RNAcentral holds the sequence, with entries from ENA. This is a predicted structure of a 376-nucleotide RNA (Bacterial RNase P class A) from an Anaerolineales bacterium. It is recorded under the gene name rnpB. Model confidence (mean pLDDT): 77 of 100. It matches the Rfam family "Bacterial RNase P class A". Its family is annotated with tRNA processing, ribonuclease P activity and dimeric ribonuclease P complex in the Gene Ontology.
[in-house]
RNA sequence: CAGGCUGGCUGAGUGGUCGCGGCCCUGCAUGACAGGGUCGAGGAAAGUCCGCACUCCAAAGAGCACUUUGCCGGGUAACUCCCGGGGCGGGGCAACCUGCCGGAUCGGGCCACAGAGACAUACCGCCGGUUUCCGGUAAGGGUGAAAAGGUGGUGUAAGAGACCACCGGCAUGCCCAGUAAUGGGGGUGGCCAGGCAACCCCCAAAGGGAGCAAGGUCAAGCAGGGACAUGAGACUGCUCGUCUCGCUAUCCCAGCAAUGGGGUUGUAGUUCCGGGUAGACUGCUAGAGCUGUGUGGAGACAUGCAGCCCAGAAAGAUGACCACUCAAGCGGUAUCCACCGCUGGACAGAAUGCGGCUUACAGGCUGGCCUGUGGG
Repeated sequence: CAGGCUGGCUGAGUGGUCGCGGCCCUGCAUGACAGGGUCGAGGAAAGUCCGCACUCCAAAGAGCACUUUGCCGGGUAACUCCCGGGGCGGGGCAACCUGCCGGAUCGGGCCACAGAGACAUACCGCCGGUUUCCGGUAAGGGUGAAAAGGUGGUGUAAGAGACCACCGGCAUGCCCAGUAAUGGGGGUGGCCAGGCAACCCCCAAAGGGAGCAAGGUCAAGCAGGGACAUGAGACUGCUCGUCUCGCUAUCCCAGCAAUGGGGUUGUAGUUCCGGGUAGACUGCUAGAGCUGUGUGGAGACAUGCAGCCCAGAAAGAUGACCACUCAAGCGGUAUCCACCGCUGGACAGAAUGCGGCUUACAGGCUGGCCUGUGGG
RNA backbone atom coordinates (compact mmCIF):
# COMPACT_ATOMS: atom_id res chain seq x y z
C1' C A 1 0.00 0.00 0.00
C1' A A 2 -4.03 -3.62 -1.27
C1' G A 3 -7.67 -7.04 0.50
C1' G A 4 -10.05 -8.94 4.79
C1' C A 5 -11.61 -10.24 10.15
C1' U A 6 -13.30 -8.30 14.78
C1' G A 7 -14.48 -4.82 19.06
C1' G A 8 -15.87 0.21 20.82
C1' C A 9 -17.89 5.26 20.15
C1' U A 10 -21.05 8.66 17.53
C1' G A 11 -26.01 9.50 15.31
C1' A A 12 -24.54 17.11 12.45
C1' G A 13 -23.27 22.15 14.80
C1' U A 14 -24.03 27.62 15.86
C1' G A 15 -27.21 31.91 15.77
C1' G A 16 -32.05 34.32 14.91
C1' U A 17 -37.71 34.53 14.50
C1' C A 18 -42.31 32.09 15.69
C1' G A 19 -44.64 28.01 18.43
C1' C A 20 -45.47 23.67 22.26
C1' G A 21 -45.25 20.70 27.52
C1' G A 22 -43.58 20.57 33.02
C1' C A 23 -41.78 23.48 37.15
C1' C A 24 -40.35 28.31 39.54
C1' C A 25 -40.71 33.78 40.06
C1' U A 26 -43.28 38.47 39.14
C1' G A 27 -47.79 41.36 37.79
C1' C A 28 -53.17 42.15 38.37
C1' A A 29 -57.79 42.23 35.06
C1' U A 30 -57.07 35.99 39.46
C1' G A 31 -57.37 33.83 33.90
C1' A A 32 -57.57 27.46 29.52
C1' C A 33 -54.03 35.29 31.54
C1' A A 34 -49.39 38.06 30.50
C1' G A 35 -44.00 38.60 31.07
C1' G A 36 -39.35 36.40 32.61
C1' G A 37 -36.26 32.13 34.04
C1' U A 38 -35.21 26.93 33.80
C1' C A 39 -35.63 21.79 32.07
C1' G A 40 -37.66 19.09 27.80
C1' A A 41 -36.70 11.67 23.74
C1' G A 42 -33.44 7.15 21.93
C1' G A 43 -29.42 3.86 20.80
C1' A A 44 -32.86 1.59 19.74
C1' A A 45 -37.93 5.39 23.19
C1' A A 46 -39.79 -0.16 18.70
C1' G A 47 -41.29 -5.73 19.12
C1' U A 48 -43.49 -6.81 24.14
C1' C A 49 -39.85 -12.17 23.61
C1' C A 50 -37.37 -13.23 28.63
C1' G A 51 -36.08 -11.58 33.84
C1' C A 52 -36.97 -8.29 38.07
C1' A A 53 -38.62 -4.05 41.25
C1' C A 54 -43.35 -2.14 42.90
C1' U A 55 -48.84 -2.99 43.95
C1' C A 56 -53.19 -5.77 45.00
C1' C A 57 -55.29 -10.69 45.50
C1' A A 58 -54.53 -15.77 47.07
C1' A A 59 -51.86 -19.11 50.21
C1' A A 60 -50.95 -24.76 56.57
C1' G A 61 -47.54 -28.66 54.70
C1' A A 62 -46.72 -32.28 51.03
C1' G A 63 -47.95 -34.55 46.46
C1' C A 64 -50.26 -34.79 41.44
C1' A A 65 -51.03 -32.04 36.99
C1' C A 66 -49.04 -28.08 33.83
C1' U A 67 -45.00 -24.95 32.09
C1' U A 68 -39.85 -23.82 31.64
C1' U A 69 -34.64 -24.93 31.75
C1' G A 70 -30.77 -28.85 30.46
C1' C A 71 -22.00 -29.68 28.77
C1' C A 72 -18.92 -27.09 33.04
C1' G A 73 -17.38 -22.86 36.10
C1' G A 74 -18.26 -17.78 37.13
C1' G A 75 -21.21 -12.83 36.98
C1' U A 76 -25.96 -10.69 38.37
C1' A A 77 -31.56 -8.48 42.17
C1' A A 78 -32.84 -12.14 38.42
C1' C A 79 -32.94 -14.40 33.51
C1' U A 80 -34.08 -18.27 28.09
C1' C A 81 -28.97 -12.81 29.46
C1' C A 82 -23.48 -11.92 29.88
C1' C A 83 -18.14 -13.67 30.61
C1' G A 84 -14.57 -17.63 30.51
C1' G A 85 -13.83 -22.75 29.42
C1' G A 86 -15.04 -28.11 27.37
C1' G A 87 -16.78 -31.83 23.69
C1' C A 88 -18.62 -33.21 18.60
C1' G A 89 -19.12 -31.07 13.68
C1' G A 90 -19.27 -27.20 9.12
C1' G A 91 -16.77 -22.84 6.33
C1' G A 92 -12.13 -19.91 5.57
C1' C A 93 -4.76 -19.91 3.58
C1' A A 94 -5.47 -17.05 8.08
C1' A A 95 -7.49 -13.43 11.59
C1' C A 96 -12.11 -15.41 12.53
C1' C A 97 -17.27 -17.01 11.67
C1' U A 98 -20.92 -20.74 12.62
C1' G A 99 -24.38 -25.41 14.19
C1' C A 100 -25.30 -28.81 18.19
C1' C A 101 -24.94 -30.36 23.83
C1' G A 102 -29.04 -34.86 30.21
C1' G A 103 -31.14 -40.08 28.98
C1' A A 104 -32.24 -44.52 23.02
C1' U A 105 -31.28 -51.67 27.88
C1' C A 106 -38.12 -48.00 31.73
C1' G A 107 -41.83 -48.33 28.16
C1' G A 108 -44.75 -46.86 23.88
C1' G A 109 -44.62 -44.59 18.98
C1' C A 110 -42.38 -43.20 14.21
C1' C A 111 -38.48 -44.07 10.23
C1' A A 112 -41.00 -41.03 3.24
C1' C A 113 -39.59 -43.52 -1.65
C1' A A 114 -37.21 -47.93 -2.86
C1' G A 115 -36.61 -52.68 -0.84
C1' A A 116 -38.04 -59.56 0.83
C1' G A 117 -37.08 -57.05 5.37
C1' A A 118 -36.34 -50.53 8.96
C1' C A 119 -34.94 -54.40 13.88
C1' A A 120 -34.94 -59.15 13.59
C1' U A 121 -36.25 -59.72 8.06
C1' A A 122 -33.84 -64.72 3.49
C1' C A 123 -35.49 -61.41 -2.73
C1' C A 124 -31.22 -63.16 -5.77
C1' G A 125 -27.00 -66.04 -4.56
C1' C A 126 -24.30 -70.11 -1.60
C1' C A 127 -24.80 -75.07 1.08
C1' G A 128 -27.66 -79.47 2.58
C1' G A 129 -32.09 -82.46 2.09
C1' U A 130 -37.02 -86.72 1.41
C1' U A 131 -36.07 -81.04 -4.55
C1' U A 132 -43.39 -77.16 -7.46
C1' C A 133 -40.94 -77.47 -1.35
C1' C A 134 -38.22 -77.37 3.44
C1' G A 135 -33.91 -76.22 6.43
C1' G A 136 -29.10 -73.62 7.15
C1' U A 137 -26.43 -69.11 5.85
C1' A A 138 -25.63 -61.95 6.83
C1' A A 139 -19.50 -64.21 3.06
C1' G A 140 -21.28 -61.95 -2.15
C1' G A 141 -25.32 -59.16 -5.04
C1' G A 142 -29.59 -55.84 -5.02
C1' U A 143 -32.74 -51.42 -2.39
C1' G A 144 -32.05 -47.30 0.66
C1' A A 145 -30.16 -41.58 4.24
C1' A A 146 -29.71 -45.92 7.29
C1' A A 147 -29.62 -53.39 6.68
C1' A A 148 -25.36 -58.11 12.22
C1' G A 149 -17.66 -52.96 12.96
C1' G A 150 -12.89 -53.29 9.31
C1' U A 151 -8.59 -56.29 7.49
C1' G A 152 -6.28 -61.01 7.64
C1' G A 153 -6.58 -65.96 9.44
C1' U A 154 -8.79 -70.43 11.89
C1' G A 155 -13.10 -72.92 11.05
C1' U A 156 -17.40 -75.07 8.15
C1' A A 157 -21.64 -78.76 4.00
C1' A A 158 -21.81 -73.39 3.04
C1' G A 159 -21.13 -69.55 6.40
C1' A A 160 -20.96 -66.36 10.63
C1' G A 161 -16.96 -62.41 16.50
C1' A A 162 -18.42 -68.96 16.24
C1' C A 163 -13.00 -68.40 17.56
C1' C A 164 -7.92 -65.76 17.11
C1' A A 165 -4.46 -61.32 15.96
C1' C A 166 -4.32 -56.13 14.99
C1' C A 167 -7.25 -51.66 14.35
C1' G A 168 -11.88 -48.77 15.56
C1' G A 169 -15.92 -48.19 18.88
C1' C A 170 -18.60 -49.37 23.59
C1' A A 171 -18.88 -50.73 28.85
C1' U A 172 -16.30 -51.08 33.46
C1' G A 173 -12.60 -50.07 37.08
C1' C A 174 -7.46 -47.75 38.08
C1' C A 175 -3.46 -43.84 37.70
C1' C A 176 -2.07 -38.70 36.28
C1' A A 177 -3.75 -33.29 35.12
C1' G A 178 -7.93 -29.95 35.98
C1' U A 179 -12.63 -26.49 40.84
C1' A A 180 -15.46 -28.91 36.95
C1' A A 181 -17.09 -30.15 32.00
C1' U A 182 -13.12 -32.90 30.25
C1' G A 183 -8.13 -34.46 28.59
C1' G A 184 -3.91 -38.13 28.67
C1' G A 185 -2.22 -43.29 29.83
C1' G A 186 -2.45 -48.55 31.23
C1' G A 187 -5.89 -52.94 32.74
C1' U A 188 -10.33 -56.04 32.15
C1' G A 189 -14.78 -57.59 29.42
C1' G A 190 -17.68 -59.29 25.62
C1' C A 191 -18.93 -57.93 20.49
C1' C A 192 -24.18 -56.03 21.51
C1' A A 193 -29.07 -55.33 17.87
C1' G A 194 -29.51 -48.75 13.79
C1' G A 195 -31.73 -43.66 14.08
C1' C A 196 -35.41 -39.91 16.11
C1' A A 197 -36.44 -37.37 22.86
C1' A A 198 -38.03 -30.10 18.50
C1' C A 199 -43.25 -37.39 19.36
C1' C A 200 -44.91 -39.07 24.06
C1' C A 201 -41.78 -40.42 27.93
C1' C A 202 -37.73 -40.87 31.97
C1' C A 203 -34.08 -38.05 35.14
C1' A A 204 -32.55 -33.42 37.57
C1' A A 205 -33.63 -28.34 38.81
C1' A A 206 -36.96 -24.13 38.94
C1' G A 207 -41.88 -21.80 38.76
C1' G A 208 -48.66 -18.84 43.07
C1' G A 209 -52.22 -15.22 40.02
C1' A A 210 -53.07 -10.46 37.88
C1' G A 211 -51.03 -6.07 36.41
C1' C A 212 -49.75 1.43 36.88
C1' A A 213 -56.46 0.73 33.07
C1' A A 214 -51.84 -2.27 39.52
C1' G A 215 -53.16 0.19 43.95
C1' G A 216 -54.44 4.55 47.36
C1' U A 217 -57.08 9.45 48.75
C1' C A 218 -61.04 13.15 47.95
C1' A A 219 -65.65 13.23 45.64
C1' A A 220 -70.36 16.99 42.03
C1' G A 221 -75.15 15.80 39.91
C1' C A 222 -78.98 11.99 39.25
C1' A A 223 -81.08 7.40 41.22
C1' G A 224 -81.20 3.76 45.26
C1' G A 225 -80.07 2.75 50.92
C1' G A 226 -80.00 4.49 56.17
C1' A A 227 -80.82 8.23 60.59
C1' C A 228 -83.65 12.06 63.19
C1' A A 229 -86.62 15.81 68.06
C1' U A 230 -93.00 14.21 64.41
C1' G A 231 -94.08 18.37 71.29
C1' A A 232 -96.58 22.24 75.03
C1' G A 233 -97.49 27.34 75.81
C1' A A 234 -97.29 32.86 75.16
C1' C A 235 -97.51 37.44 71.85
C1' U A 236 -101.60 38.19 67.39
C1' G A 237 -108.15 39.09 64.53
C1' C A 238 -105.37 35.92 60.68
C1' U A 239 -100.69 34.97 58.05
C1' C A 240 -95.53 35.60 58.47
C1' G A 241 -92.55 35.86 62.51
C1' U A 242 -90.63 36.13 67.59
C1' C A 243 -90.17 34.29 72.69
C1' U A 244 -90.42 30.48 76.89
C1' C A 245 -90.35 25.30 78.40
C1' G A 246 -89.37 20.47 76.50
C1' C A 247 -86.51 17.76 72.96
C1' U A 248 -82.23 16.62 68.86
C1' A A 249 -77.12 17.34 67.68
C1' U A 250 -72.63 19.35 69.35
C1' C A 251 -69.13 22.10 72.49
C1' C A 252 -67.24 24.10 77.34
C1' C A 253 -66.92 23.85 82.92
C1' A A 254 -67.38 20.76 87.66
C1' G A 255 -67.39 15.54 88.97
C1' C A 256 -64.59 8.72 89.53
C1' A A 257 -69.44 8.26 87.83
C1' A A 258 -74.55 9.17 88.00
C1' U A 259 -75.50 13.99 87.24
C1' G A 260 -75.50 19.37 87.46
C1' G A 261 -74.50 24.30 85.15
C1' G A 262 -73.64 27.12 80.61
C1' G A 263 -73.01 28.26 75.19
C1' U A 264 -74.17 27.33 69.95
C1' U A 265 -77.45 25.05 66.44
C1' G A 266 -81.89 22.81 64.95
C1' U A 267 -87.10 21.48 65.88
C1' A A 268 -88.75 17.96 59.17
C1' G A 269 -85.43 19.65 55.90
C1' U A 270 -82.11 23.55 50.07
C1' U A 271 -81.12 18.19 56.99
C1' C A 272 -77.44 14.59 58.24
C1' C A 273 -74.78 9.70 57.26
C1' G A 274 -72.84 5.80 54.13
C1' G A 275 -71.61 3.14 49.53
C1' G A 276 -70.32 4.86 44.84
C1' U A 277 -70.09 7.16 39.15
C1' A A 278 -68.07 11.37 36.35
C1' G A 279 -64.00 14.18 37.71
C1' A A 280 -59.62 15.59 40.56
C1' C A 281 -55.23 14.27 43.31
C1' U A 282 -51.71 10.40 44.19
C1' G A 283 -48.73 6.21 42.65
C1' C A 284 -44.82 9.44 39.20
C1' U A 285 -39.95 9.45 38.39
C1' A A 286 -33.34 10.30 43.13
C1' G A 287 -32.69 5.44 40.41
C1' A A 288 -29.93 -2.29 40.80
C1' G A 289 -29.07 6.46 38.47
C1' C A 290 -25.34 9.44 35.46
C1' U A 291 -20.21 11.55 34.85
C1' G A 292 -15.05 11.51 36.23
C1' U A 293 -11.29 8.88 38.67
C1' G A 294 -8.82 5.04 41.70
C1' U A 295 -8.58 -0.21 43.22
C1' G A 296 -9.56 -5.75 42.58
C1' G A 297 -10.44 -9.39 38.51
C1' A A 298 -8.24 -12.88 32.47
C1' G A 299 -13.30 -11.19 31.68
C1' A A 300 -18.55 -10.51 32.59
C1' C A 301 -18.48 -7.55 36.86
C1' A A 302 -17.60 -5.65 41.89
C1' U A 303 -16.17 -1.60 44.90
C1' G A 304 -13.95 3.36 47.18
C1' C A 305 -13.91 8.71 46.49
C1' A A 306 -15.60 13.31 44.19
C1' G A 307 -19.21 15.83 41.41
C1' C A 308 -24.25 16.00 39.19
C1' C A 309 -29.98 15.97 38.97
C1' C A 310 -31.30 14.47 33.67
C1' A A 311 -39.08 14.61 30.36
C1' G A 312 -43.18 13.25 33.53
C1' A A 313 -47.66 14.68 29.65
C1' A A 314 -52.94 12.53 29.83
C1' A A 315 -55.42 11.81 23.35
C1' G A 316 -50.65 12.86 24.77
C1' A A 317 -45.37 18.74 24.36
C1' U A 318 -40.13 18.19 22.39
C1' G A 319 -41.76 21.49 16.14
C1' A A 320 -41.43 24.99 11.74
C1' C A 321 -38.78 28.62 8.90
C1' C A 322 -34.24 31.53 7.71
C1' A A 323 -28.75 32.29 7.59
C1' C A 324 -23.87 30.34 8.04
C1' U A 325 -20.80 26.05 8.88
C1' C A 326 -19.73 20.41 8.63
C1' A A 327 -20.30 15.30 6.41
C1' A A 328 -22.19 13.21 1.67
C1' G A 329 -23.76 13.17 -3.70
C1' C A 330 -24.02 15.43 -8.76
C1' G A 331 -22.31 18.99 -12.48
C1' G A 332 -18.63 22.65 -14.30
C1' U A 333 -13.45 24.76 -14.35
C1' A A 334 -8.74 22.60 -13.35
C1' U A 335 -2.27 18.68 -14.21
C1' C A 336 -2.88 18.33 -8.80
C1' C A 337 -4.11 21.06 -4.35
C1' A A 338 -8.49 23.47 -4.96
C1' C A 339 -12.66 26.80 -6.51
C1' C A 340 -17.90 27.66 -8.07
C1' G A 341 -23.08 26.07 -8.49
C1' C A 342 -27.08 22.70 -7.24
C1' U A 343 -29.01 18.83 -4.19
C1' G A 344 -28.98 17.54 0.73
C1' G A 345 -28.48 14.44 6.42
C1' A A 346 -30.44 7.31 8.33
C1' C A 347 -33.79 4.32 11.52
C1' A A 348 -37.21 6.29 14.41
C1' G A 349 -40.96 9.11 18.81
C1' A A 350 -41.01 8.40 26.14
C1' A A 351 -46.41 7.12 28.92
C1' U A 352 -44.57 3.12 36.34
C1' G A 353 -39.34 2.05 36.41
C1' C A 354 -35.03 -1.12 35.59
C1' G A 355 -31.63 -5.37 33.37
C1' G A 356 -31.36 -8.19 28.80
C1' C A 357 -32.57 -10.22 23.93
C1' U A 358 -34.35 -9.37 18.99
C1' U A 359 -35.41 -6.23 14.96
C1' A A 360 -34.56 -1.18 12.02
C1' C A 361 -30.50 2.25 10.85
C1' A A 362 -27.49 7.23 5.83
C1' G A 363 -22.94 8.71 7.26
C1' G A 364 -18.61 9.55 10.44
C1' C A 365 -14.54 8.49 14.22
C1' U A 366 -11.44 4.85 16.44
C1' G A 367 -8.65 0.19 18.95
C1' G A 368 -6.80 -4.74 17.89
C1' C A 369 -5.69 -8.73 14.49
C1' C A 370 -4.88 -11.75 9.68
C1' U A 371 -3.17 -12.52 4.50
C1' G A 372 -0.37 -10.70 0.26
C1' U A 373 3.22 -7.32 -2.04
C1' G A 374 7.15 -3.62 -2.00
C1' G A 375 10.95 -0.71 0.68
C1' G A 376 14.43 0.22 4.94